The part of an RNA shown here (large-subunit ribosomal RNA, domain III) has 473 nucleotides and comes from Ambystoma mexicanum.
The source organism's lineage runs through Eukaryota, Bilateria, Teleostomi, Caudata and Ambystoma.
The full RNA is in RNAcentral, with records from SILVA.
It matches the Rfam family "Eukaryotic large subunit ribosomal RNA". The family has 88 seed sequences and 107,465 matches in Rfam 15.1. For this family Rfam cites "Crystal structure of the ribosome at 5.5 A resolution" (Yusupov et al., Science, 2001).
[in-house]
Context: one part of a larger RNA
């Protein structure tokens, strides 16, 4: 000692007008601040779970208030072969077999285990098919080493998507274009490839060709690096990609920025300003070019060394010089593509409208700036910086097919066909959607990131964006 105690972290609101019973606090503009790209901004992850979005309410809640709200009602939203989850293995985890243990269990993961069920190809048999072939299923024969089942990442490994339009609320997921992977395709669907050439005889012959034989052909180019669209092959072998540490130097490439000019639209205009300000593009996935690298090749043969680099480095194991080849590519140009977007203008529709037009989208420059990339190249460890699932090159030759054709086997080569389940997908991500009993000054993982001053992602001021002083005046 009751309207009392108190509604006191983080500069700061004012003005009109509108809805409206009703405004300090709501909506619109208008002015004046803060935040100041390590944001009070735009994305996510973990968590939450409908808070997202529309309409209406004015009882409770929201520590004043309330026309407001993340409250209450009622209704609506979350569309995938390509993002992600599913798969793989990592540290670990954990069955079985074995071992210990009243029970419930523990150890242990290759350890005293009869733990492989799978394959080209052969034979036999049996079903089936328009019974030629062929498919399915059971036996034998051959062949086969692995290291444990099975789980473990929505930041590791993992094929393959993007430009443009769209909602009140979804979008690389829906529409319009454009692509692109991986599987399937049993009588194999269409081209190409293989593959069409040699020799003899004989017919015709002005020539081209025809017949009959007998043989070759699983594809060509370059000196070479290697290159062309394909270019038979099984088990085994055996190689590379995945697949790699920090901390530095340089160089390329893009993006930002900055700068000279044109165009177009806005500001200011008492005076001055050929002025300030805004805007001026092109997606993937192909093709062609420039750049960039190379411990790639071929010519060449060097001491008077020479080439070179920010540093270094490099050379008779072959430099210098000159010609080539790969590879990479976020650059420019092309196909896409202007029809679209954007800026700014005229017009039409009462609205509902990828509604119709018209002009513009041009021309140069600079860089130790910052950010992301790519690439060469020091340094540096008693630290050497994951594995695996997928993909793949090579060598090898078990085989396969055909007898010179109207050709086959087979093909990683073009064009069609057709398939891509199942699952997450709104919002919030924080000084109000998480957690801390709540709208708690605490706690909480990541991604972008203008412009001055200046060494600087310090500071401090600004510009886009955001906001209302953080539970009242």
């Nucleotide at each position: 000692c009751a309207g009392u105690a108190g509604c006191a972290a983080a500069u700061a609101u004012u003005c009109a007008a509108g809805c409206g019973a009703g405004a300090a606090c709501u909506u619109u503009g208008a002015a004046g601040g803060c935040u100041g790209a390590a944001g009070c901004g735009g994305a996510g992850a973990a968590g939450g779970g409908u808070u997202c979005c529309a309409u209406g309410u004015g009882a409770a809640c929201a520590g004043c208030a309330g026309u407001u709200g993340a409250a209450c009602a009622u209704g609506g939203g979350u569309g995938a072969g390509u993002c992600g989850g599913u798969c793989c293995u990592a540290a670990g985890a954990g069955a079985u077999g074995g071992g210990c243990a009243a029970g419930c269990g523990c150890u242990g993961u290759u350890c005293a285990g009869a733990a492989u069920g799978g394959a080209c190809g052969g034979g036999c048999a049996a079903u089936g098919g328009c019974c030629u072939c062929c498919a399915u299923u059971g036996c034998c024969c051959u062949c086969a080493g692995c290291c444990g089942a099975u789980c473990g990442a929505a930041a590791g490994g993992g094929a393959g998507u993007u430009u443009g339009g769209u909602u009140c609320a979804g979008a690389u997921c829906c529409c319009c274009g454009a692509a692109c992977u991986c599987g399937g395709a049993g009588u194999g669907g269409u081209g190409g490839a293989g593959a069409u050439g040699g020799g003899u005889g004989c017919c015709c012959u002005c020539a081209c060709g025809g017949c009959a034989u007998c043989c070759a052909g699983u594809g060509c180019g370059g000196u070479a690096a290697c290159g062309c669209a394909a270019a038979u092959g099984a088990u085994c072998c055996c190689a590379g990609a995945g697949a790699a540490g920090c901390c530095g130097g340089c160089a390329g490439g893009a993006g930002c920025c900055c700068c000279g000019g044109g165009g177009a639209g806005a500001g200011u205009u008492c005076u001055c300003u050929u002025u300030u300000c805004u805007u001026u593009g092109u997606g993937a996935a192909g093709g062609a070019c420039a750049g960039a690298g190379c411990a790639c090749c071929c010519u060449g043969g060097a001491a008077u060394g020479g080439g070179u680099u920010u540093g270094c480095c490099c050379c008779g194991a072959g430099a210098a010089a000159g010609g080539g080849g790969c590879c990479c590519c976020a650059g420019c140009c092309u196909u896409g593509g202007a029809a679209a977007g954007c800026a700014u203008u005229g017009c039409g529709g009462u609205u509902c409208c990828g509604g119709c037009g018209g002009u513009a989208u041009c021309c140069a420059g600079u860089g130790a700036a910052c950010u992301c990339u790519u690439g060469c190249u020091u340094g540096u460890c008693c630290u050497u910086g994951a594995a695996a699932a997928u993909c793949c090159a090579g060598a090898g030759g078990a085989g396969a097919u055909u007898g010179u054709g109207u050709a086959a086997a087979u093909c990683u080569c073009u064009c069609a066909c057709u398939g891509a389940g199942c699952u997450g997908u709104a919002c919030c991500c924080a000084u109000a959607u998480c957690c801390g009993c709540a709208g708690c000054a605490a706690g909480u993982u990541u991604c972008c990131a203008a412009g001055g001053c200046g060494a600087a992602c310090u500071g401090c001021c600004u510009c886009u964006g955001g906001c209302a002083u953080g539970u009242u005046g």